[in-house]
Context: one part of a larger RNA
RNA sequence: UAUGUUUGUCACAAAGAUUAAGCCAUGCAUGUCUAAGAAUAAGCCCUUGAAUGGUGAAUCUGCGAAUGGCUCAUUAAACCAGUUAUUGUUUAUUUGAUGGUACCUUUCUACUCGGAUAACCGUUGUAACUCAAGAGCUAAUACGUGCGAGAAACCCCGACUUCGGAAGGGGUGCAUUUAUUAGAUUCAAACCAUCGGCUUUCGGGCCUUUGAUGGUGAGUCAUGAUAACUGAGCGAAUCGAAUGGCUUCGUGCCGUCGAUGCUUCAUUCAAAUUUCUGCCCUAUCAGCUUUCGAUGGUAGGAUCUUGGCCUACCAUGGCUAUAACGGGUAACGGGGAAUUAGGGUUCGAUUCCGGAGAGGGAGCUUGAGAAACGGCUACCACAUCCAAGGAUGGCAGCAGGCGCGCAAAUUACCCAAUCCCGACACGGGGAGGUAGUGACAAUAAAUAACAAUGCUGGACUAAUUCUAGUCCGGCAAUUGGAAUGAGAGUAAUUUAAACCAAUUCUCGAGGAGCCAUUGGAGGGCAAGUCUGGUGCCAGCAGCCGCGGUAAUUCCAGCUCCAAUAGCGUAUAUU
Numbered sequence: 001u002a003u004g005u006u007u008g009u010c011a012c013a014a015a016g017a018u019u020a021a022g023c024c025a026u027g028c029a030u031g032u033c034u035a036a037g038a039a040u041a042a043g044c045c046c047u048u049g050a051a052u053g054g055u056g057a058a059u060c061u062g063c064g065a066a067u068g069g070c071u072c073a074u075u076a077a078a079c080c081a082g083u084u085a086u087u088g089u090u091u092a093u094u095u096g097a098u099g100g101u102a103c104c105u106u107u108c109u110a111c112u113c114g115g116a117u118a119a120c121c122g123u124u125g126u127a128a129c130u131c132a133a134g135a136g137c138u139a140a141u142a143c144g145u146g147c148g149a150g151a152a153a154c155c156c157c158g159a160c161u162u163c164g165g166a167a168g169g170g171g172u173g174c175a176u177u178u179a180u181u182a183g184a185u186u187c188a189a190a191c192c193a194u195c196g197g198c199u200u201u202c203g204g205g206c207c208u209u210u211g212a213u214g215g216u217g218a219g220u221c222a223u224g225a226u227a228a229c230u231g232a233g234c235g236a237a238u239c240g241a242a243u244g245g246c247u248u249c250g251u252g253c254c255g256u257c258g259a260u261g262c263u264u265c266a267u268u269c270a271a272a273u274u275u276c277u278g279c280c281c282u283a284u285c286a287g288c289u290u291u292c293g294a295u296g297g298u299a300g301g302a303u304c305u306u307g308g309c310c311u312a313c314c315a316u317g318g319c320u321a322u323a324a325c326g327g328g329u330a331a332c333g334g335g336g337a338a339u340u341a342g343g344g345u346u347c348g349a350u351u352c353c354g355g356a357g358a359g360g361g362a363g364c365u366u367g368a369g370a371a372a373c374g375g376c377u378a379c380c381a382c383a384u385c386c387a388a389g390g391a392u393g394g395c396a397g398c399a400g401g402c403g404c405g406c407a408a409a410u411u412a413c414c415c416a417a418u419c420c421c422g423a424c425a426c427g428g429g430g431a432g433g434u435a436g437u438g439a440c441a442a443u444a445a446a447u448a449a450c451a452a453u454g455c456u457g458g459a460c461u462a463a464u465u466c467u468a469g470u471c472c473g474g475c476a477a478u479u480g481g482a483a484u485g486a487g488a489g490u491a492a493u494u495u496a497a498a499c500c501a502a503u504u505c506u507c508g509a510g511g512a513g514c515c516a517u518u519g520g521a522g523g524g525c526a527a528g529u530c531u532g533g534u535g536c537c538a539g540c541a542g543c544c545g546c547g548g549u550a551a552u553u554c555c556a557g558c559u560c561c562a563a564u565a566g567c568g569u570a571u572a573u574u
Stems, first nucleotide, its partner, number of pairs: 001570005009444001015437001016404001022402003026399003031063002037060002043055003061423001070357003080278003085273002089271002095266003099262001109237001113144002120136001123133003153172005160165001173234002175230001177228006192211002196207004214221001236260001238259004244254003280328003287319003294316008332354003336347004359380002362377003382393004410435001412434003418431001419429003450480003453476010487507003491503001517563005522544002528558001530557004539546002
């Protein structure tokens, strides 16, 4: 693990892995809205004066759908485990920082620019699909344009110049690409420059002070600077709630708290490569690899990046008896499980971590993230509908069906808990929880207890003896009241709602009941030389053996033994 038989209670709880990663009817399993993106629904609700307001189907927009769940087919230095690296890279979201430089040329929108489209309305096509076409409207945080905001400083050119200078002009945000450059450091002295002081024959001399540069073990790092480059990146024409201050009263100027969004840097969540070491059986596998990359170099391409990853040109390497290469595996790896004095042996499909896969291969789109399958496109295999023209599908999600088999549950209820997703305190979630099935395992432990009486055994005390008393056991178709749950109903409780349990109340035990089984009784091996039947037959028996007319072994009755709500059998393993 399966199966036979039996089964009262409590709590717990695995479960279509093994065989077919075989095939699937039906239903569901991924959606989502706040004060705060977009409402003229010819929707509803108020309010009456027509405005408006609230709610809001549908739809556009944004985000999610790459998580979760399932399975183990592949896979043997592969995955995986422990341990390194990224100075070799990407990262939506979270959190913290960050951001006055735009026009290129002088009457122009900056109190706000442009054109569409869906829902909607109506007209149509098809047997048919979550199928489409044409006409008519209308929105934006969709799509697309596009201004403004101080001074200084620095660099380049430079008319002119008394060679001391200089009117004037141009450029300089972040980001992109390329090139150049800074990114230093032993000690002391001198020199030079510089701040201050003293002195002077105004030429100078003397004394003192000062002379920038982050991090790493390590960089072409961080960070600056210069020259160009790109101009399709960014620098908010967005939304809500309050409405305040100044005022030259002009609908002027300034302003609060949030929401959403963008750039760059970090952070977080990760991801991707990567270092070292480690794997079962096999030599009836001894050589393997390389012109179609095998091993290395140089350059380029490709990539988020490193790299024969790919291409070109060179070199001829690389692995192997310390088992390469090949084959097998009823092989996903590990944490772990069983057994075990120690060493070991066997198992690990299965709830946690990592990997792989969605009928088989392949390719791709969107996106921060997929080589995605509850996305798309082909091909192969298999299916479904059809008016025969065409159209559609992917349960190794949850239920459920067929098939396969020794072998495995309900087409149930719920988002209340745990968490996840979303524009979100509100919605959704077969993730998950709750019941149902369930002797997979594992937990606790009912099926009686006591007394009297009778019979019987023992110990002690007293007694010359008959015997008497006290105490402790056993047996009994005797008697007695006590105790209790199994079960049945009530109530509240439990719970999302229930169920169960626990609690409460009312019932609920005398043998014929509320009645325990499964295997055995020759040995191994605990327990019959009892009775009836059978007669080497029927049968038992793991093994030895039993059975041929007194069977300790068969079939039965009685009695007994073992384990006990369990016990037997088969198989695998220690």
The prediction has a mean pLDDT of 81. A computed fold for a 574-nucleotide part of an RNA from an uncultured eukaryote, annotated as small-subunit ribosomal RNA, 5' domain. It matches the Rfam family "Eukaryotic small subunit ribosomal RNA". Its Rfam clan is "SSU clan". Its family is annotated with structural constituent of ribosome and ribosome in the Gene Ontology. The full RNA is in RNAcentral, with records from ENA.